[in-house]
Molecule: transfer RNA
Organism: Candidatus Nomurabacteria bacterium RIFCSPLOWO2_01_FULL_42_20
RNA sequence: GCCGGAGUGAUGAAAUUGGUAACCAUGCGCGACUCAAAAUCGCGUGCCGCAAGGCUUGGGAGUUCGACUCUCCCCUCCGGCA
Numbered sequence: 001g002c003c004g005g006a007g008u009g010a011u012g013a014a015a016u017u018g019g020u021a022a023c024c025a026u027g028c029g030c031g032a033c034u035c036a037a038a039a040u041c042g043c044g045u046g047c048c049g050c051a052a053g054g055c056u057u058g059g060g061a062g063u064u065c066g067a068c069u070c071u072c073c074c075c076u077c078c079g080g081c082a
Base pairs, nucleotide, nucleotide: 001081002080003079004078005077006076007075010026011025012024019065027045028044029043030042031041032040046055047054048053058074059073060072061071062070
């Protein structure tokens, strides 16, 4: 340099004929249970806002009524070729 794959909450990871972003698990917070703890169970857990609501899928732009998903440029990581 060329080709291919990947980037989503604190973490792993789902969601693609374009149609509610975050199901599930881990972690964390509070509570229940216990003499106490572990285990187990319940509820909660992205950001801003008093609220209503708004924003958020690596960064930027585009297409579209609508984009994690399609197109273009860039960044980072992994693999292959040279």